[in-house]
Context: one part of a larger RNA
RNA sequence: GCCUGCGACUUAUAGGGAGUGGCAAGGUUAAGGAGUGAAAUCCGGAGCCUUAGCGAAAGCGAGUCUGAAUAGGGCGCAAAAAAUCAAGUCACUUCUUAUGGACCCGAACCCGGGUGAUCUAAUCAUGGCCAGGUUGAAGCUUGGGUAACACCACGUGGAGGACCGAACCCACCGAUGUUGAAAAAUCGGGGGAUGAGCUGUGUUUAGCGGAGAAAUUCCAAUCGAACUCGGAUCUAGCUGGAUUACUUUGAAAUGCGUUGAGGCGCAGCGGUGACUAAGAGCUGCCAAUGGGUAGAGCGACUGUCUGAAUGAGGGCGACGAAAGUUGUACCAAUUUCUAACAAACUCCGAAUAAUUAGGUAUUGCCUUCAGUCAUUAGUGAGACAAGCCGGGAUAAGCUGGUUUGUCAAGAGGGAAACAGCCCAGACCGCUAGCUAAGGCCCCCAAAUGGUUUUUAAGUGGAAAAGGAGGUGAGAAUGCACAGACAGCCAGGAUAUUUGCUUAGAAGUAGCCAUUAUUUAAAGAGUGUGUAAUAACUCACUGGUAUAGCGAUUUCGCGCCUAUAAUGGCCGGGACUAAAUAACCUGCCGAAGCUGCGGUAUUUAACUUGCAAACUUGCAAAUUAAAUAGGUAAAAGUACGUUCUAUUAUCGGGUGAAGCUCUGACGGAAGUUUCGAGUGGACGGAAUAGAAGUGAGAAUGUAGGC
Numbered sequence: 001g002c003c004u005g006c007g008a009c010u011u012a013u014a015g016g017g018a019g020u021g022g023c024a025a026g027g028u029u030a031a032g033g034a035g036u037g038a039a040a041u042c043c044g045g046a047g048c049c050u051u052a053g054c055g056a057a058a059g060c061g062a063g064u065c066u067g068a069a070u071a072g073g074g075c076g077c078a079a080a081a082a083a084u085c086a087a088g089u090c091a092c093u094u095c096u097u098a099u100g101g102a103c104c105c106g107a108a109c110c111c112g113g114g115u116g117a118u119c120u121a122a123u124c125a126u127g128g129c130c131a132g133g134u135u136g137a138a139g140c141u142u143g144g145g146u147a148a149c150a151c152c153a154c155g156u157g158g159a160g161g162a163c164c165g166a167a168c169c170c171a172c173c174g175a176u177g178u179u180g181a182a183a184a185a186u187c188g189g190g191g192g193a194u195g196a197g198c199u200g201u202g203u204u205u206a207g208c209g210g211a212g213a214a215a216u217u218c219c220a221a222u223c224g225a226a227c228u229c230g231g232a233u234c235u236a237g238c239u240g241g242a243u244u245a246c247u248u249u250g251a252a253a254u255g256c257g258u259u260g261a262g263g264c265g266c267a268g269c270g271g272u273g274a275c276u277a278a279g280a281g282c283u284g285c286c287a288a289u290g291g292g293u294a295g296a297g298c299g300a301c302u303g304u305c306u307g308a309a310u311g312a313g314g315g316c317g318a319c320g321a322a323a324g325u326u327g328u329a330c331c332a333a334u335u336u337c338u339a340a341c342a343a344a345c346u347c348c349g350a351a352u353a354a355u356u357a358g359g360u361a362u363u364g365c366c367u368u369c370a371g372u373c374a375u376u377a378g379u380g381a382g383a384c385a386a387g388c389c390g391g392g393a394u395a396a397g398c399u400g401g402u403u404u405g406u407c408a409a410g411a412g413g414g415a416a417a418c419a420g421c422c423c424a425g426a427c428c429g430c431u432a433g434c435u436a437a438g439g440c441c442c443c444c445a446a447a448u449g450g451u452u453u454u455u456a457a458g459u460g461g462a463a464a465a466g467g468a469g470g471u472g473a474g475a476a477u478g479c480a481c482a483g484a485c486a487g488c489c490a491g492g493a494u495a496u497u498u499g500c501u502u503a504g505a506a507g508u509a510g511c512c513a514u515u516a517u518u519u520a521a522a523g524a525g526u527g528u529g530u531a532a533u534a535a536c537u538c539a540c541u542g543g544u545a546u547a548g549c550g551a552u553u554u555c556g557c558g559c560c561u562a563u564a565a566u567g568g569c570c571g572g573g574a575c576u577a578a579a580u581a582a583c584c585u586g587c588c589g590a591a592g593c594u595g596c597g598g599u600a601u602u603u604a605a606c607u608u609g610c611a612a613a614c615u616u617g618c619a620a621a622u623u624a625a626a627u628a629g630g631u632a633a634a635a636g637u638a639c640g641u642u643c644u645a646u647u648a649u650c651g652g653g654u655g656a657a658g659c660u661c662u663g664a665c666g667g668a669a670g671u672u673u674c675g676a677g678u679g680g681a682c683g684g685a686a687u688a689g690a691a692g693u694g695a696g697a698a699u700g701u702a703g704g705c
Stems, first nucleotide, its partner, number of pairs: 001705006011100013026049003032043003053060002063075004103241002106238001110231006121205002124202006130195001132164003135160001139156002142153003168192003172189005207223001209219003216225001244638006254267005268379002270376007279369001281365002283361004287356003295348001296346002302342003307337003313331002315328005382407010412423003427598004432594003438588003441573003447585001449584004454579001460575001466560002470557006477550003487544005493517003499511002523538001527536002599628007607620005639694001641691007649684003658678004663672003
């Protein structure tokens, strides 16, 4: 991992709801007794609920409480007759709540009683062990030496938590090993090795504890408190799991509170049932209502703020003995002019949106969507998109609001692929039709459709500020056959080298001025150039030749700008339209709509049957209309398993159950006396009842492979 078995809402008591049944102004017994194989049944009326309420209560009572009250008010009672309404109680079934293990599995812990020092820590008792080599302390002898000591030397001697190094002990480094040979080792190095040494055996210390040359270290592979049994099914607002089918409805991820934030309570939103009413919902117009947002404004406040004028007051200077006078290119209030800003500014002020119990709209539209009560759930992590905002960096697939939509709980078609985008809401079947979004050259269903543009960049098929005689369409404007624009030929002068400055400054370093003459025209000079001149050139003018030329601006489509890490910005092929702008016609295209057939539910009508006889209730058939996506969740109806009871019930060695293959039936769970094989002794049907009643998931559990 697979296969097979087992594996999770039970049970008791009490409260509440619904259904069914008994009796009914009443209903019912409990303990106990009699009785029985066990029941049933009988006795037992204590007690409980109901038949009357009000008040805190005494209490009073169709009333009562409050109150001074005969008032008012609160809570109750109430019906001309008939009919209706007006009823409870006791059981059973089921749903739910509470208390218990309470749907199942799962802690770490806490407490109590015991068991452990054969591992390891330390102590105690008694034993054992340490190859070989080296160094050479004290002391002593002899000699030297001294006044005597001291002191020196040879020798002797054999000390040491001394030295080197095996056994033995340890574990500093590296490699291997890491499902190992090994739940700590191996190999190669390393440290101690007469000592605080190593070691055998026996003994002692025990968990709220012991031991510890002290590391939260050790106390049997277990240690911030051992192990084992018990309290114990501890508790788990947490995670996981929870077993047949079909039908109907169908949420929430919000508000408030919370030692609250992944929990819970109340409300909101769902289901079911009963009752009530004709409502609920939606749209346009009219009418009414409130606003302080967008905008705007600020000589209307609060605050911010640009420049100018004014210049109170202050600073500094001058004069003066002082009082003071005066100056100021300093700072600057106020006022005036001017230009602005604001979520927590407003003299103003919309549009939308909102409210209305008003009116109106072909009965406006739409349909059962409403309200109340009872009962019973889930939800209280939301996500993205679009609009308006806060936070952030006008960042985030970011975060917090609000309005709407989708997903969540929604399949189908489109967007290459793609929960949240666009279209559209799947009861089932059909090799029928029409459309939506989106498409129609091929992949790929449908136009190589039509008319008129633009683009040359593969733009289309990613991007800005900025840049450019790309190109198309306009607008307004200047020059031009009295010859424009561009080209070519020629002129481009004189006073004058203007003046100043300067070493120089002559059109052309710089400063001031920028006149006049001759002219067809020519600046006291547009640029290059020189030390300064010179030289070249331009403005300006004539000629030649010739028909358009120049500058401004708007719009369309393109170009550059364009540099990142796998090759990657049409889905691909490919395309000059199969790109782009506008218009036209046709077609394709979905589980949408339509057509044909079928199923279920609800409502209505009608028919039949049963009960009931005043209405009506239940069941079935038919017809019509509507409805039938669905997670959490609610409601309903069925199938199957084991056992029990009942029946004038049925099958079985001429082969039961079970198993294998096959056929048939049903809307599903499933059924089957279809037919074979196997098997070898019990099994079924109908109607009821009772449950150890349905497995694919729980790192489930037992067995097998």
A computed fold for a 705-nucleotide part of an RNA from a Candidatus Kaiserbacteria bacterium, annotated as large-subunit ribosomal RNA, domain II. Model confidence (mean pLDDT): 84 of 100. The full RNA is in RNAcentral, with records from SILVA. NCBI's taxonomy places the organism under Bacteria, Bacteria candidate phyla, Candidatus Kaiseribacteriota. Rfam family: Bacterial large subunit ribosomal RNA.